Predicted 3D model of a 346-nucleotide RNA (Bacterial RNase P class A) from an Actinomycetota bacterium. It matches the Rfam family "Bacterial RNase P class A". Its family is annotated with ribonuclease P activity, tRNA processing and dimeric ribonuclease P complex in the Gene Ontology. Rfam describes the family as follows. Ribonuclease P (RNase P) is a ubiquitous endoribonuclease, found in archaea, bacteria and eukarya as well as chloroplasts and mitochondria. The prediction has a mean pLDDT of 81. Taxonomically the source falls in Actinomycetota (Bacteria, Bacillati). The model forms 92% of the base pairs in the Rfam consensus.
RNA sequence: UGAGUUGGGGAGACGGUCGCGGCUGUUUACAGCCGAGGAAAGUCCGGACUCCACAGGGCAUGACGCUGGGUAACACCCAGGCGGGGCGACCCGAUGGAAAGUGCAACAGAGAGUAAACCGCCGAUGGCCCUCAGGGCACAGGCAAGGCUGAAAGGGUGGGGUAAGAGCCCACCAGCGUCGCGGGCAACCGCGGCGGCUAGGUAAACCCCGUCAGGAGCAAGACCGAACAGGAACAGGGCUGCCCGUCCGCUACGUUCCGGGUAGGUCGCACGAGGCCGUGCGGUAACGCCGGUCCCAGAUAGAUGGCCGUCCUCGACAGGAUCCGGCUUACACCCCAACUCACAAU
Numbered sequence: 001u002g003a004g005u006u007g008g009g010g011a012g013a014c015g016g017u018c019g020c021g022g023c024u025g026u027u028u029a030c031a032g033c034c035g036a037g038g039a040a041a042g043u044c045c046g047g048a049c050u051c052c053a054c055a056g057g058g059c060a061u062g063a064c065g066c067u068g069g070g071u072a073a074c075a076c077c078c079a080g081g082c083g084g085g086g087c088g089a090c091c092c093g094a095u096g097g098a099a100a101g102u103g104c105a106a107c108a109g110a111g112a113g114u115a116a117a118c119c120g121c122c123g124a125u126g127g128c129c130c131u132c133a134g135g136g137c138a139c140a141g142g143c144a145a146g147g148c149u150g151a152a153a154g155g156g157u158g159g160g161g162u163a164a165g166a167g168c169c170c171a172c173c174a175g176c177g178u179c180g181c182g183g184g185c186a187a188c189c190g191c192g193g194c195g196g197c198u199a200g201g202u203a204a205a206c207c208c209c210g211u212c213a214g215g216a217g218c219a220a221g222a223c224c225g226a227a228c229a230g231g232a233a234c235a236g237g238g239c240u241g242c243c244c245g246u247c248c249g250c251u252a253c254g255u256u257c258c259g260g261g262u263a264g265g266u267c268g269c270a271c272g273a274g275g276c277c278g279u280g281c282g283g284u285a286a287c288g289c290c291g292g293u294c295c296c297a298g299a300u301a302g303a304u305g306g307c308c309g310u311c312c313u314c315g316a317c318a319g320g321a322u323c324c325g326g327c328u329u330a331c332a333c334c335c336c337a338a339c340u341c342a343c344a345a346u
Base pairs, nucleotide, nucleotide: 001342002341003340004339005338006337007336008335009334010333012311013310014309015308016307017306018305020035021034022033023032024031025030037317041328042327044326045325046324047323048322049217050216051215052214061213062212063211064210065209066080067079068078069077070076081095082093083092084091085090096208097207101206102205103202104201118147119146120143121142122141125140126139127137128136129135130134155173156172157171158170159169160168174198176195177194178193179192180191181190182189183188221267222266223265224264230258231257232256233255234254236248237247238246239245274294275293276292277291278290280289281288282287312315
């Protein structure tokens, strides 16, 4: 200088003016303060919160699935292992079990999982033919070494062996199982011995094993609570258990109840697993602890906008609706840090 990898940040700035939602104050008004996002989105996971259910246990169903750690929890995050890709920084992986069982595999191909005879090889043994030995045929039959098809054809190389062949036997290699030793908390890795010679793929197919899960959701739920229409009932009550007496009340254009715990209102609802700062402490890290500091939308048809001025790199995707932690998706342009590769110069 060029090409890249990973992580992080910003998302027009400032001023004036008019307006909108909320809070506070001395509340017709005025003043002060606050007023969307990194994704507020998809509503896909996990929780908080609320109501309902619940003796204990089991079944079913669903989700998840290497190991260790973090967290309120997770399908998230961090670190590591294993497999794959890249020269590399680094990236990708639902990454338990296929020597429990069942199933599935298009097309091609003879054959697709207790292997298979299309081409091919052999034809020792048996058969047939020619002739004494021997030779021929390729009929029975044998063979997985070679060819062919395929994503995949049931270890590889060499030797022995054989009629031809074959883990049929042997050596080495690969892989598997098992035992021991060493490293690691573990997943797993390394080395050595032994074994049988080899076990194919697929579990985001059923299934098996393990872990977790009661249901519904802020239109949850709590409190206050009308009016109109329409409908129903209605004379007595207290002093007193009864009679008398006495007092109070009603007479309908009235009272009470239903309508209806409806309409509507208030709360939930904004101080929280909270934000920011730190040469702090522990930890590789995720994260935890400590200290300081701040208060930062709360609507209910739902508030963030218009105009003017100055400047710049000329501005993308997009707007809360119970809240929080994630994931995923959308996004103009710009900035920062660490690292890798190539070339050149010193």